[in-house]
RNA sequence: GAUAGCUCAAAGGUAGAGCAUCGCACUUUUAAUGCGAGGGUUGCAGGUUCGAAUCCUGCUCCGGACCA
Numbered sequence: 001g002a003u004a005g006c007u008c009a010a011a012g013g014u015a016g017a018g019c020a021u022c023g024c025a026c027u028u029u030u031a032a033u034g035c036g037a038g039g040g041u042u043g044c045a046g047g048u049u050c051g052a053a054u055c056c057u058g059c060u061c062c063g064g065a066c067c068a
Stems, first nucleotide, its partner, number of pairs: 001061002005019004013050001021037005043059005
C1' cells in the first nucleotide's frame, strides 16, 4: 500500500472522478466531441462507535528502506 475492468480520490455522517464498456445526439461513414447509463459485500476476520473505506487488533498478499 490493497476502494468500479484499469489508474486513483474520499482526514467518522448518502462511496466518487478520469480512462475503458454500453446507449443516444452530431457525422455520408468512422474518428473526435456532447449528453446519459451500467459497473463496488472498500483484501479477510473481529473490535470501538448512534454511525467505519477512515480508528483499534489479528491475518493474507504486493512494494520499498534498514539491520544481521